[in-house]
RNA sequence: GAUCCUGGCUCAGGAUGAACGCUGGCGGCGUGCUUAAUACAUGCAAGUCGAACGAAGAGCUUUUGUAGCAAUACGAGAGCUUCUUAGUGGCGAACGGGUGCGUAACGCGUUGGUGACCUGCCCCGAAGUGUGGGAUAACAGUUCGAAAGGACUGCAAAUACCGCAUGUGGUUUUCCGGAUUAGAGGCCGGAUUUCUAAAGCAGUAAUGCGCUUCGGGAGGGACCUGCGUCCCAUCAGCUAGUUGGUGGGGUAAUGGCCCACCAAGGCUACGACGGGUAGGGGACCUGAGAGGGUGGUCCCCCACACUGGCACUGAAACACGGGCCAGACACCUACGGGUGGCAGCAGUAGGGAAUAUUGGGCAAUGGGCGAAAGCCUGACCCAGCAACGCCGCGUGCAUGAUGAAGGUCUUCGGAUCGUAAAAUGCUUUUCUGGGAGAUGAGAAGGGACAGUAUCCCAGGAAUAAGUCUCGGCUAACUACGUGCCAGCAGCCGCGGUAACACGUAGGAGGCAAGCGUUAUCCGGAUUUACUGGGUGUAAAGCGCGUGCAGGCGGUUCGGAAAGUUGGAUGUGAAAGCUCCUGGCCCAACUGGGAGAGGUCGUUCAAAACUACCGGACUGGAGGGCAGUAUAGGGAGAUGGAAUUCCCGGUGUAGUGGUGAAAUGCGUAGAUAUCGGGAGGAACACCAGUGGCGAAAGCGGUCUCCUGGACUGUCUCUGACGCUCAGACGCGAAAGCUAGGGUAGCAAACGGGAUUAGAGACCCCGGUAGUCCUAGCUGUAAACGAUGUGAACUUGGCGUCGGUGGUGUAAAAACCAUCGGUGCCGUAGCUAACGCGAUAAGUUCACCACCUGGGGACUACGGCCGCAAGGUUAAAACUCAAAGGAAUUGACGGGUCCCCGCACAAGCAGCGGAGCGUGUGGUUUAAUUCGAUUUUACACGAAGAACCUUACCCAGGUUUGACAUGUUGGUAGUAGGGAAGCGAAAGCAGACCGACCCGCAAGGGAGCCUAAACAGGUGCUGCACGGCUGUCGUCAGCUCGUGUCGUGAGAUGUUGGGUUAAGUCCCGCAACGAGCGCAACCCUCGUCCUUAGUUGCCAGCAGGUUAAGCUGGGCACUCUAGGGAGACUGCCUUCGUAAGGAGGAGGAAGGUGAGGACGACGUCAAGUCAUCAUGGCCCUUACGGCCAGGGCUACACACGUGCUACAAUGGGGCGUACAGAGUGUUGCAAUACCGCGAGGUGGAGCCAAUCACUUAAAGCGUCUCUCAGUUCGGAUUGAAGUCUGCAACUUGACUUCAUGAAGCUGGAAUCACUAGUAAUCGUAGAUCAGCAUUGCUACGGUGAAUACGUUCCCGGGUCUUGUACUCACCGCCCGUCACACCAUGGGAGUUGAUUUCACCCGAAAUUGGGAAGCUAACCUUCGGGGGGCUACCACUUACGGUGGAAUUAGCGACUGGGGUGAAGUCGUAACAAGGUA
Repeated sequence: GAUCCUGGCUCAGGAUGAACGCUGGCGGCGUGCUUAAUACAUGCAAGUCGAACGAAGAGCUUUUGUAGCAAUACGAGAGCUUCUUAGUGGCGAACGGGUGCGUAACGCGUUGGUGACCUGCCCCGAAGUGUGGGAUAACAGUUCGAAAGGACUGCAAAUACCGCAUGUGGUUUUCCGGAUUAGAGGCCGGAUUUCUAAAGCAGUAAUGCGCUUCGGGAGGGACCUGCGUCCCAUCAGCUAGUUGGUGGGGUAAUGGCCCACCAAGGCUACGACGGGUAGGGGACCUGAGAGGGUGGUCCCCCACACUGGCACUGAAACACGGGCCAGACACCUACGGGUGGCAGCAGUAGGGAAUAUUGGGCAAUGGGCGAAAGCCUGACCCAGCAACGCCGCGUGCAUGAUGAAGGUCUUCGGAUCGUAAAAUGCUUUUCUGGGAGAUGAGAAGGGACAGUAUCCCAGGAAUAAGUCUCGGCUAACUACGUGCCAGCAGCCGCGGUAACACGUAGGAGGCAAGCGUUAUCCGGAUUUACUGGGUGUAAAGCGCGUGCAGGCGGUUCGGAAAGUUGGAUGUGAAAGCUCCUGGCCCAACUGGGAGAGGUCGUUCAAAACUACCGGACUGGAGGGCAGUAUAGGGAGAUGGAAUUCCCGGUGUAGUGGUGAAAUGCGUAGAUAUCGGGAGGAACACCAGUGGCGAAAGCGGUCUCCUGGACUGUCUCUGACGCUCAGACGCGAAAGCUAGGGUAGCAAACGGGAUUAGAGACCCCGGUAGUCCUAGCUGUAAACGAUGUGAACUUGGCGUCGGUGGUGUAAAAACCAUCGGUGCCGUAGCUAACGCGAUAAGUUCACCACCUGGGGACUACGGCCGCAAGGUUAAAACUCAAAGGAAUUGACGGGUCCCCGCACAAGCAGCGGAGCGUGUGGUUUAAUUCGAUUUUACACGAAGAACCUUACCCAGGUUUGACAUGUUGGUAGUAGGGAAGCGAAAGCAGACCGACCCGCAAGGGAGCCUAAACAGGUGCUGCACGGCUGUCGUCAGCUCGUGUCGUGAGAUGUUGGGUUAAGUCCCGCAACGAGCGCAACCCUCGUCCUUAGUUGCCAGCAGGUUAAGCUGGGCACUCUAGGGAGACUGCCUUCGUAAGGAGGAGGAAGGUGAGGACGACGUCAAGUCAUCAUGGCCCUUACGGCCAGGGCUACACACGUGCUACAAUGGGGCGUACAGAGUGUUGCAAUACCGCGAGGUGGAGCCAAUCACUUAAAGCGUCUCUCAGUUCGGAUUGAAGUCUGCAACUUGACUUCAUGAAGCUGGAAUCACUAGUAAUCGUAGAUCAGCAUUGCUACGGUGAAUACGUUCCCGGGUCUUGUACUCACCGCCCGUCACACCAUGGGAGUUGAUUUCACCCGAAAUUGGGAAGCUAACCUUCGGGGGGCUACCACUUACGGUGGAAUUAGCGACUGGGGUGAAGUCGUAACAAGGUA
């Protein structure tokens, strides 16, 4: 890398009271402060009744006074009015409307109950409505105050208030009866007895409306109740009116609701108490469902009305638009005092991402009052604003191909936008103008909406399209720009010069008056698993047991009917949902009908199962009896070996220790050895995947005490059982406390080594500790990483304990069986590995635990502990993974086997010197470029003076040195070209001077001109082709079919042999095949044959000083064609075979030698500068020409060579023997000149013919004699030769002279196994010249060594481990330093909430009330009764003081954590990771 699994993250869907960005034609229906229950200016939101009452006013009629002619004015009186209204009185204001603070509660939902209750207005029924009385507001006057608002005096009415009467009725006392009920009784009826009502108004009247009492109804309310109703146990105990009783009070009514007394109870693991959050439901969203989330609009219930407390009135309130008090806030003020409450509708400020008009109308619906007309109604009906949502409609339709122009792309052909447009014809929803004009209105009147909806006519395609996306998921691709920048991104990820991912454009896709984004919810997510998950190794079995609660529980009979099942029935409001159907053109919306919806209630029935009650049983469990094994536990006693120490003897110089050493010990006698003694700890052999125990754990021997297990018998009990939260107990090692003990070992510590360091590994010492007693700790990879119990499910082989049978003289052995402990394995299971009757199989019961990685086996809090610490156990933040098993490779300081000049054995070198050459570096105007471990460095370059040449400087050139086509032109034209200028290029130009075809017009070629274009050794070898190097001439690399595996993959290709070889043989779930190996090809080695010229000459002949020189010949050599030959074929031997060893023959023997030939692939290996080529870049220059210079530089470093250092040599002389090449721009002989390089000259040769061409080492001989030399030749001087236009930079060679370093080379390192190394010369390519040193060939002379595979290097096969797969040059850990982030502690500090104790104590109810006041009734007139108030008491809000708890913010400093590009130090882990 790939695979399977586990597991998280993310996306596609639907939804919303939404907001934001871009855009916006119309209509219908809905919806619209989610935040500050923040504060509110202004207006409106609850009044009405004159048929309850007095009064005042207005109007009308009429009488009258005064004035006036009159009209009329001012008065007085009477009457009338369906007129107005401040007040008294009645009803309403407790509805309607708003909000969601509080509330986790009988608040809500659902089910019942009230035999414990109330009920104004309304309906039905019964009975009444008699007779008296005293006040008071209004009003008038006086008066206080700024105001708000009062005080006093007087008048005077009622359906206001009061007394008496009557009593159907109600009620009280006593008693009796009745039905119902589970039962108590406040139920019903009767008798007796106490108390107890009333109002009038309108009307001519009838009568109507009221009033009083009672019974009933309807509707409304109150209380009780089963069940359901969020999170936290890091909240485990809470509670004094608390729980109950008795008696009172209070209420409509039960009740500790309140009080007095008595008792001591009550709640809680089925979660009390505490903390946090929250109105509940119908419903809404989502989902297959089960569920999960939500509670906006609409409906029901609750709670609240500036904050807190309180009552009054009333049928009902502890009252949103009433009251009192306290507080905060705001306003007015004359400073004395007052006033206010939009969470009603609008609206304002503020907050906020964000939410509308200070609109119209009571026409409809509904409400209040009224006899009614009517009045009131921000409820409501409408309109306005907002794409906020849902639904509907439109922005045209048809024809139209020169496929227009234009844009974009392009392989330049074209493709695409695209029938799209234009153009022609048509239509008019919408739009504009004009006209008509509703339903909503049941008998009359009355329409805000509204001149709206709708209809008709006219006009004209007219007024109307955007937004998001286009790498994968996910529908839709190109170009340009940018160049890890700018940016994108839901996840994966994109961007570093060819971006389908950024930006723009063209095109495409989606949706559409909207489209995207953000936020939130469900889904996908079986990712909390009830439906429907798991725990050996992925996260997950408590270390082990005992065991209360809880859960579960053997066989059988009977009973009852709680669960269960079925039927009937009640209820589950309406709306919503589903189905059917109707109304708006359709739809949204809306009407009607049906259905669905409960863990609900009542009732009837069934009796299998579970529970319950009763009886019985024995297969579970336990006991008895008879045996067995055992390192099971505790205590005591005792034994030998060994170590160490002490004493003594012998004995002498070392010992000890290690990889090697040293520290240490030892001449004061060690180590070694013998004898004796001391002391502590542990128990060799037996000993065993043997035994025992719940686990931890248990091992010398004996004794005592003690636990459990197993077997046999089938005797007893009769389900007595299993599991187990909490609880309790046990619990290795280390550690702690106290006291002992201490031989050995041994943290810490000291020393010696090792090392870069060594805080380690190794060594020498050594203290706690290890041991015992008593206590504490309570954890381990406490592991089988596997909870306990029970049942069922093919087998085989061991072993331990027991029993029965067969067998034996006794054994052994065999068969059967129970219990333990192991191995292998069937089915099955498992992701795989594996498990497999000792299950991880199939089931049951119960418990524990898990829910991505890190943070974190952590913090805080609680509990435990002497401490160390343990246990329980988060969050912020951060990542998109972390993980398991298996697979292919690679790697290992893992293993096994094998090979290679890999080592070893040899030989010659290199590294030292000088020189040549290449590279680096440096230098330079330039020192052109490339190649850089092996696989760059005498490499590209088979040859840089110019050229080459790409570099530098200078000069000049621009359609160009070169190609193609097009336009225009061209006769003294193209071309040649003397003189002149110039460094050249080039400029200039006397003079000479054209071509081909041709039908004779012209065409072609050439030249000039213009624009296309040429040109580039400019960049990218990391865009490429081709070619090449390397692993490696290593033996490997694959495929088809089959088989195995869920799969990646495996098998084959592994194994046993053999080979140079995956070469061959055998075996085998493989059988075959391909590319490689080998062979086929070339050269060399032997022979045969064919052919003999330029080659050869044996024989024959001629001939020379000599010579195949000549005739002749082709036998031989040779040449170059074709064949033969070698195959482990033959023999011996070993082996199953393949094959091996030896031998024969043979020129050659086991691939005969050499070459060519290089599998799949690796290295982003090398080359854009051989060539080709995409893209980019330059275009009077990065092109082209040219002169000169440079590539040749030179403190230095490296590679590779040559020559040497000498006597196996140097020098001189003489002399012998090759092969292979090359040659007409060439090789060049004989000859002559020069010391020589060379020159002159030119026979011959296009070559088996001529030439290059004398091979050298060798051999013979002479000399040198160990020295910086007769070695060595660098360097330098002089003189020359040759090539070339030209040898200064910068050629080669020659001669003379000069004569440097160097005396065999440190660490290290290279080549080579036979015609090889070494050594000697020869030739060629390139080339004018230049290589005695490079390269490629050729021959001459010609060795040594290989025991062997331990080690180094490289390679191959198998296997093993792995946290590597960019593959060990891998991965990766921790400190430190820096930056940022969140968090713990922290002296403290600032808030919030709750609570305790005490103090103060408003208003108000209740109670008291001796003081004060007082109309109704009574009175003997004195007063009484009753009432009100001051005052007092209890309760109590706010407030104050002190304390406590919880929680939040800040906090110097401090702790760890996370993240970050390349930082620093080491190397801990992964391989035996180098000390597992």